[in-house]
RNA sequence: UCCAUAUCAAGAGUGGUGGAGGGACACGGCCCGUUGAAGCCCGGCAACCUGUUUUUCAAGGUGCUAAAUCCGUCGGUAUUACCGAAAGAUGAGGU
Repeated sequence: UCCAUAUCAAGAGUGGUGGAGGGACACGGCCCGUUGAAGCCCGGCAACCUGUUUUUCAAGGUGCUAAAUCCGUCGGUAUUACCGAAAGAUGAGGU
């Protein structure tokens, strides 16, 4: 890189640093941002794996820490929406 698998409507700062962008990609929207974006540090949350284990619990490895995966673009039923897929994210496994 690729493959399949589980979950994805919950949860998480009045901090420091930084200095203009960001919200996965393609498009369309909509939103957040000098009342400081991304990134990094600290803090926190708790999904998986490891450990422990009657229940549980501390720690470690990733992960996450605005808005339903921000919403739609594909299909079905409906014409508000709902359901399913596709794509994506994360975990551990395989290749």